Model confidence (mean pLDDT): 76 of 100. Predicted 3D model of a 377-nucleotide RNA (Bacterial RNase P class A) from a Clostridiales bacterium.
């Protein structure tokens, strides 16, 4: 110098003035909206978005409803220790994979419990002689022998074989030696599998040593084996209050009025008026901001985190408040300039609506630390 690799950081800084949402005082006794509950007008001071407030993808608080206990279905996690309130999250390690390296991945429990599956090629997929190779009969042809036979092709036939071929992603451990009629862990050497035994480690697992000879892959297929799970979600809910409309009781109009009927009796309805209790997505209030809180210090831990002790109160709307402008300063780009500087432009991704812990997604920017290469001393 170029290309990477990781884990933190930051999110312009100050000040004026207008607006705007929110505590808090001054301050009430006042005015206004509303049936009421309640709420709203004045002025000072505080004080007002994010690292992702996002996606709603796990996990907790809180709420209401359910729920004796077990057990089945369902659904979900899944190497091995520890951390949390919890988690599918973090940590530290183990195995395995990628990278020349710093590093980075990785649903990583069981295919020796059973059951599907493996297309297409292929004789064959868990099981198999197609071709090949061997040795043996049988018939036949050549040669040679005087002959009995011998040799050497060649068809047919019942064995052997799994060493080479073919087919495939995957063909009965790999290799190389010995063995053999040919062959074969049939035997042996080294390496891979497994099983026991010994040592090490809390463990996943690592060495050693021994021994038989060896066992497809597929569980984000069914299924087994362990553990987790009730169900809906602040429009959750829990309270106030009593219009309007509807409902129950008593009273009054009242020997009242309609219907029903030829007519009486009778039944159905209608009016005011005061009480009662319950619904409501009309309204308010609360929930709703002190919480697994920050931030400093130490103390245990390799760490994630946990004790401890000090300090700090940090948005809380509700159709949604967090904005605008103007001055310096500061960052970045680009043109002018010999430079100082001068002028223009520019600053991503994005907006709280209970609340906390993760993940994952989108993105601006300067430094740090560590690899690799390449060039000068």
């Nucleotide at each position: 110098g170029a290309a990477g690799u990781u884990g933190a950081c930051g999110a312009g800084a100050u000040g004026a003035u207008c607006g705007c949402g929110g505590a808090g005082g001054c301050a009430a006794g006042g005015a206004c909206c509303g049936a009421a509950a309640g709420g709203u007008c004045g002025u000072c001071u505080c004080u007002g978005a994010g690292g992702a407030a996002a996606g709603u993808c796990c996990g907790a608080g809180c709420u209401u409803c359910a729920u004796a206990g077990g057990g089945c279905a369902a659904g979900g996690u899944g190497c091995u220790g520890g951390g949390u309130a919890a988690c599918g999250c973090c940590c530290a390690g183990u195995g395995g994979g990628g990278g020349u390296u710093a590093c980075c991945c990785c649903a990583a429990g069981g295919a020796a419990a059973g059951u599907g599956c493996a297309a297409c090629a292929g004789a064959g997929a868990u099981a198999u002689a197609c071709c090949g190779c061997c040795a043996g009969g049988c018939a036949c042809u050549c040669a040679g022998g005087c002959g009995a036979c011998u040799g050497a092709g060649u068809g047919c036939u019942g064995g052997g074989u799994a060493a080479g071929g073919c087919u495939g992603g995957a063909a009965a451990g790999g290799c190389g030696a010995g063995g053999u009629a040919a062959g074969a862990g049939c035997u042996c050497a080294c390496c891979g599998g497994c099983a026991g035994c010994c040592a090490g480690g809390u463990g996943a697992c690592u060495g050693g040593c021994u021994g038989g000879c060896c066992c497809u892959g597929u569980a984000a297929a069914c299924c087994c084996c362990a553990c987790c799970u009730g169900a809906a979600g602040c429009a959750a809910g829990a309270c106030c209050g009593a219009a309007u409309a509807g409902g129950g009781g008593a009273g009054c109009u009242a020997g009242g009025a309609a219907g029903c009927g030829g007519c009486c009796c009778g039944c159905u309805u209608c009016g005011u008026u005061c009480c009662c209790g319950g619904g409501u997505a009309a309204g308010g209030u609360c929930g709703c901001a002190u919480g697994a809180g920050g931030c400093c210090g130490u103390u245990g831990g390799c760490a994630a985190c946990a004790g401890c002790g000090g300090u700090c109160c940090c948005a809380g709307a509700u159709a949604g408040a967090u904005g605008a402008u103007c001055a310096u300063c500061a960052c970045c780009u680009c043109u002018c300039u010999u430079a100082a500087g001068a002028g223009a432009g520019g600053a991503a991704c994005a907006g709280a609506a209970c609340u906390c812990g993760g993940c994952u997604u989108a993105a601006c920017g300067g430094a740090g630390a560590c690899u690799u290469c390449g060039c000068c001393a």
NCBI's taxonomy places the organism under Bacteria, Bacillati, Bacillota, Clostridia, Eubacteriales. It matches the Rfam family "Bacterial RNase P class A". Gene Ontology terms of the family: tRNA processing, dimeric ribonuclease P complex and ribonuclease P activity.